[in-house]
This is a predicted structure of a 73-nucleotide RNA (transfer RNA) from Synergistaceae bacterium OttesenSCG-928-D05. The sequence was found in a public genome assembly. Its Rfam family is "tRNA". Rfam classes the family as a transfer RNA. The source organism's lineage runs through Bacteria, Thermotogati, Synergistia, Synergistales and Synergistaceae.

RNA sequence: GGUCCCUUCGUCUAGGGGCCUAGGACGCCGGGUUCUCAGCCCGGUAACAGGGGUUCGAAUCCCCUAGGGACUG
Numbered sequence: 001g002g003u004c005c006c007u008u009c010g011u012c013u014a015g016g017g018g019c020c021u022a023g024g025a026c027g028c029c030g031g032g033u034u035c036u037c038a039g040c041c042c043g044g045u046a047a048c049a050g051g052g053g054u055u056c057g058a059a060u061c062c063c064c065u066a067g068g069g070a071c072u073g
């Protein structure tokens, strides 16, 4: 250099055109329980790498860029 794959809350991850106001677990915050802490229960918190295109509609399809990975010259 070439080909292919990946990028979603702080972390791990589900979702593969409309059901989505993007769900779950852990974390964190608040409340309850407790003498206190832990644990448990309830509630909250926060995300589609960036840009462009296709479409009535894009996290989802296409292109470019960036970052990471695998194979290969």
Stems, first nucleotide, its partner, number of pairs: 001072007010026004018056001027045007049065005